[in-house]
RNA sequence: GCCGCUGUAGCUCAGCUGGUAGAGCGCCACCAUGGUAAGGUGGAGGUCCCCGGUUCAAUCCCGGGCGGUGGCU
Repeated sequence: GCCGCUGUAGCUCAGCUGGUAGAGCGCCACCAUGGUAAGGUGGAGGUCCCCGGUUCAAUCCCGGGCGGUGGCU
């Protein structure tokens, strides 16, 4: 330099042919226990990397950037 994959919660990742974003772990509170761990219930936490475009409507589709990763030279 070229080609592909990828960017969503603190971390690991879902998100079905576009319709107001979820899980597990973690965190906080409560329940329970003589107490701790485990367990149960509830809660907080997101400009869906950025800028444009299409659309009534974009995490999702299109273009361009930036980052990560793999392959080729």